[in-house]
Molecule: small-subunit ribosomal RNA
Organism: metagenome
RNA sequence: AGAGUUUGAUCCUGGCUCAGGAUGAACGCUAGCGGCAGGCUUAACACAUGCAAGUCGAGGGGCAGCAUAAGUAGCAAUACUUGAUGGCGACCGGCGCACGGGUGAGUAACGCGUAUGCAACCUACCUUUAACUGGAGAAUAGCCCGAGGAAACUCGGAUUAAUACUCCAUAAUAUUCUGAGAAGGCAUCUUCUUGGUCUUAAAGCUUCGGCGGUUAAAGAUGGGCAUGCGUGCCAUUAGCUUGUUGGUAAGGUAACGGCUUACCAAGGCUACGAUGGCUAGGGGGUCUUAAAGGAUGAUCCCCCACACUGGUACUGAGACACGGACCAGACUCCUACGGGAGGCAGCAGUGAGGAAUAUUGGUCAAUGGGCGAAAGCCUGAACCAGCCAUGCCGCGUGCAGGACGACGGCCCUACGGGUUGUAAACUGCUUUUAUUUACAAGGAAACCAUCCCACGUGUGGGAAUCUGACCAGUGAAUGAAUAAGCAUCGGCUAACUCCGUGCCAGCAGCCGCGGUAAUACGGAGGAUGCAAGCGUUAUCCGGAUUUAUUAGGUUUAAAGGGUGUGUAGGCGGGGCGGUAAGUCAGUGGUGAAAUCCUACAGCUUAACUGUAGAACUGCCAUUGAAACUAUCGUCCUUGAGUACAGUUGAGGUAGGCGGAAUGUGUAAUGUAGCGGUGAAAUGCUUAGAUAUUACACAGAACACCGAUUGCGUAAGCAGCUUACUAAACUGUUACUGACGCUGAGGCACGAAAGCGUGGGGAGCGAACAGGAUUAGAUACCCUGGUAGUCCACGCCGUAAACGAUGAUCACUCGCUGUAUGCCUUUUGAGGUAUGUGGCUGAGCGAAAGCAUUAAGUGAUCCACCUGGGGAGUACGUCGGCAACGAUGAAACUCAAAGGAAUUGACGGGGGCCCGCACAAGCGGUGGAACAUGUGGUUUAAUUCGAUGAUACGCGAGGAACCUUACCUGGGCUUAAAUGUAGUUCGAUCUCUCGUGAAAACGAGAUUCCUUCGGGCGAAUUACAAGGUGCUGCAUGGCUGUCGUCAGCUCGUGCCGUGAGGUGUCGGGUUAAGUCCCAUAACGAGCGCAACCCCUAUCCUUAGUUGCCAGCGGAUAAUGCCGGGGACUCUAAGGAGACUGCCACCGUAAGGUGUGAGGAAGGUGGGGAUGACGUCAAGUCAGCACGGCCCUUAUGUCCAGGGCUACACACGUGUUACAAUGGCCAGUACAAAGGGCAGCUACUUGGUGACAAGAUGCUAAUCUCAAAAACUGGUCUCAGUUCGGAUCGAAGUCUGCAACUCGACUUCGUGAAGUUGGAAUCGCUAAUCGUAUAUCAGCAACGAUACGGUGAAUACGUUCCCGGGCCUUGUACACACCGCCCGUCAAGCCAUGGAAGCUGGGGGUGCCUGAAGUCGGUGAGCGUAAGCAGCUGCCUAGGGCAAAACUAGUAACUGGGGCUAAGUCGAAACAAGGUA
Repeated sequence: AGAGUUUGAUCCUGGCUCAGGAUGAACGCUAGCGGCAGGCUUAACACAUGCAAGUCGAGGGGCAGCAUAAGUAGCAAUACUUGAUGGCGACCGGCGCACGGGUGAGUAACGCGUAUGCAACCUACCUUUAACUGGAGAAUAGCCCGAGGAAACUCGGAUUAAUACUCCAUAAUAUUCUGAGAAGGCAUCUUCUUGGUCUUAAAGCUUCGGCGGUUAAAGAUGGGCAUGCGUGCCAUUAGCUUGUUGGUAAGGUAACGGCUUACCAAGGCUACGAUGGCUAGGGGGUCUUAAAGGAUGAUCCCCCACACUGGUACUGAGACACGGACCAGACUCCUACGGGAGGCAGCAGUGAGGAAUAUUGGUCAAUGGGCGAAAGCCUGAACCAGCCAUGCCGCGUGCAGGACGACGGCCCUACGGGUUGUAAACUGCUUUUAUUUACAAGGAAACCAUCCCACGUGUGGGAAUCUGACCAGUGAAUGAAUAAGCAUCGGCUAACUCCGUGCCAGCAGCCGCGGUAAUACGGAGGAUGCAAGCGUUAUCCGGAUUUAUUAGGUUUAAAGGGUGUGUAGGCGGGGCGGUAAGUCAGUGGUGAAAUCCUACAGCUUAACUGUAGAACUGCCAUUGAAACUAUCGUCCUUGAGUACAGUUGAGGUAGGCGGAAUGUGUAAUGUAGCGGUGAAAUGCUUAGAUAUUACACAGAACACCGAUUGCGUAAGCAGCUUACUAAACUGUUACUGACGCUGAGGCACGAAAGCGUGGGGAGCGAACAGGAUUAGAUACCCUGGUAGUCCACGCCGUAAACGAUGAUCACUCGCUGUAUGCCUUUUGAGGUAUGUGGCUGAGCGAAAGCAUUAAGUGAUCCACCUGGGGAGUACGUCGGCAACGAUGAAACUCAAAGGAAUUGACGGGGGCCCGCACAAGCGGUGGAACAUGUGGUUUAAUUCGAUGAUACGCGAGGAACCUUACCUGGGCUUAAAUGUAGUUCGAUCUCUCGUGAAAACGAGAUUCCUUCGGGCGAAUUACAAGGUGCUGCAUGGCUGUCGUCAGCUCGUGCCGUGAGGUGUCGGGUUAAGUCCCAUAACGAGCGCAACCCCUAUCCUUAGUUGCCAGCGGAUAAUGCCGGGGACUCUAAGGAGACUGCCACCGUAAGGUGUGAGGAAGGUGGGGAUGACGUCAAGUCAGCACGGCCCUUAUGUCCAGGGCUACACACGUGUUACAAUGGCCAGUACAAAGGGCAGCUACUUGGUGACAAGAUGCUAAUCUCAAAAACUGGUCUCAGUUCGGAUCGAAGUCUGCAACUCGACUUCGUGAAGUUGGAAUCGCUAAUCGUAUAUCAGCAACGAUACGGUGAAUACGUUCCCGGGCCUUGUACACACCGCCCGUCAAGCCAUGGAAGCUGGGGGUGCCUGAAGUCGGUGAGCGUAAGCAGCUGCCUAGGGCAAAACUAGUAACUGGGGCUAAGUCGAAACAAGGUA
């Protein structure tokens, strides 16, 4: 000091979460020791038992019990007597019990903190000073006797003492009243000096030293009271108060005071927050933090309050009293039922509550307290010990050596390596701790008593003696011996692999993991972090500048009030002078101690503790300074205002007038429609509409001018004109002299809609009605139409009331318009002021953008914001006639919501362009029959895959067996092949026979080579198998498609905070990101093109099997032969085409041309060639391959069957429906291929498929081998001489075998079909035949090639489809097959309302009223003091009544939130299909 998380990515805003520290903690796992601390945070709940406050005999009467002594009785034990002694229960009296200890309920307060004051006060014990201490008296407890009662206890009688009580005397520096003088202060006054007057004291004990007692003064200590300032939350608490505020008088108190009472006055507090409600002891401090702050108030210290709850006083120096009293109440206990007793928030302890907090311990040794002359007694204060890892601190659990590294575990690319790991074993060493044993310091110095010394009957000093509850430490011995866990390992965040699991089980602080290869779950190995602890949970601060004083914001992210006026408040121009409140400086006092910090010191160290210093940032007082603020005085003019002169405008209010349009009425002309829409219909119209003309009436709004115009505070304002009225600006610089700015509350204004009353009502037009549209259409469209819109008056008070930008002032580069003034005179110009626009710098901003009209730089004031939703909702309050408005939450829920910009994708957005995309044509498909593929159905099986385009004559370029993967049945289990090693054999192969459907099984026969080393082969055994089983969503490879579309990128530079952009855009051009020009880009790569192949022309070379012009030979005829290379052809190499030339257009690229030339002209035609990528596209069944699965089977062999099924649907084809034709006869012309288990000439036979012979050819040699066409004939429009399906019969061929299930031939049979609906496909088509692969044969009408014949059409790019580029919008990014809204239905959750029910605290009124103080009385008692008794006021408590507040609960009810796959629609995001 930061990090994670919104997005495809980016920047920002903004919340959530994490890393740190802390705790009186708790829980889980674990645990060796010590030191120092801490330990009911909850029920101020209830308490058994013990202890926590006594002491004094040197105040007193006395003496129960104990001890001693003496005496008596007795043998003794023992009993009795004597207060005689030590002492002392109970009693009177004194002092203490108001301290110490506990708790935090109450209290928002002079309670606390801090600083002052008391001229308004008290103070026992202690210290100092002064004076005094004389006399008298009456009782009472105890003791004794008696009585009552269960007890607690009470009553009566007799008698008695005191340092108990009363009276008298004396007395002042006391008290009351009153004089004189002086001084001082603070208003009342205070002090001093000096007079008079009134009232009031005492106690004894004694060892005779003293200790006490009384009065007065002073000190010290401790308290009381008053005041300034500070000290929670809520305004959804705005008014409160009658002893209330003040005065006078009296009472009361230690003392001031409405503290109390009477009378008088009517005040007092409050927006600087009264009153009310809720919460809470306060402070020093503690935790955190850089600080400022925030949170907190355990332990220790100070203060306060309380003591079962409430009230009350007594005693006393002090209490309204924790371990005192009285009364009332609740609770508990005892009881003989009549009455009594009690108060742990003291220390232990118990129960309860709770996540949770200890022993019914020891000692007064030390420190301190009470009493006492003292010894001493008491002390759960205190000091110690016990329990608890609750915290902080310290120590240990060994140390050294020891393998290129054991065993085991785990992992891997596995004959090996890595890791655990110098870790272990083993060797040596040490002994803190532990165990045993021995020793032993200090906390202790006093008091007391003894001795000595100084002064002297006592005090001070010294010496020795006495006093320890509890604990440190040291030595020796033994022996590595007694001692390591917890959490984590996806990122944040240090640390990684395997197995299991399979959106299950589970994890999770946030993001998120888990659906078969999980570093995220569980286990293991390993690693990391901390360590006697480690994690989790809870809470606080931090990070969070996320409430911002330091130190934030408000155009669009949350946030500027709709506008003005103005009160309080805040802020405020210049000069001079005064004051000194703020401010600054010096000094003094205080800021308790502890704590924190620094230094040093003591425990072996540390924690801990001590000493010293600093600090405590504060408050008060005092002295000074005078710049700034403030205040007072005075002056000024520039802020502000006034005056005068002009100017401007849809500024406002009231009245008058005007024309166009619309509608209606009347009259007229006129006739069949009008109107409306995408198209229609409703509607109007023959009773005469619409249209046209004239006249009349009505209401509303004001075309053109008109504008980026003007005016107004905003809302808003528009025909013309009149009256009234407001404002701004300009000019002059005459007047006033800071009069100013802002503005919480308040007040006023405030569009539209809406409300009330009364008018008005043409057009428009919510609601409503009808017609359409639609699946529906409560909408969009149409026809009507009521409120309303208009006027007057009164309400409402809200808008995207927006510039989404508060007001005012000052400052800060420019360019260019415009409105209204003024000035100058370069007059088509310039200057200046106020408005109103555009552009652009610096600067600012997250960016978009703003930019003298700031969102820049500063100043002042106001308003507002603090994650999204819930919600501008609920409740409360205020306003309103209502509608509704203003103010304005919480529970709950999510980890986002959001802004700007970027790249894509998309749009029923736009622009440009292309393509057989449309259009123009030709031919098909869709109808028929058949073939073939698919779906479906069927089946034992109909194996599997392919499924929009991009599956469907596809994998399959050939299923009768085989193929074959499927089914049925029968077999085999190392099994079909191969290798290695071992063993055995000389076989095996082959042949024969039997069973069988075959596979197979069984029986028999036959039997290798050799150089003798072996080779070869077979059988068997072992190890390596096999799988067309699954996953194409684990993969490779290959392929389809967009698409042969023109795109896809990179380097450097530049721009941008960044994602990104630029380049690649723009203007042209092209088939093309093809090229040119321009240009913050310059270049480059993959694509395009070219290079390659075929083809079209020519040339050269070569001439067999091809060719034959010329020469020769031969034949019935033929390049048949000799020859030839001319030609064709073959196959090698070249040439050729490049917009090169010309004309025109153009800057260029390039385009145009029936141009020239040329075989070919603008890519000549065709092929191969497929960028980055998309579709989790296809294929695990072609092959390969990870993982999973099967192993007498999911492997493998065999026979038969199936893949060929058939109500049906679809795709692709073939043949047709005929005359551009069918049939018959005749005559021609190709290319490219194939051929020896082959193609076959030729001959013969057969109607034919074909058969039998036979020849050539391993092929430019032989062979397969053309058809449409052409010529002639026939048929004559018919279901035909079209068409050939189907079926019957007879055959041929292939093959082991044509039944399921082949092709072909001949004869016979002769179905549908007469040109095909919606729709849809292809295009040099259409038509004709030929060849080949596969193949024994063939379901081929398929596929792939080849040539023959050979058209029609393209105006063009509006539309459909697909694509490219640019631009635009976006809430999409899984990218429109996207996103997303609301009702309803289901579950869960919190919450509002609600008849009612149940509590709670407080107040008010009335009644009653204990104890008790005070007041009155007091014929009784007492010498007296005084008391009993009676009585009045007040009051705790109780009761009754009505109302308010608040909380819980509730039938029913309202909305809200959340929840993988519910229903209905389709509201928003694109022009979202009606912006």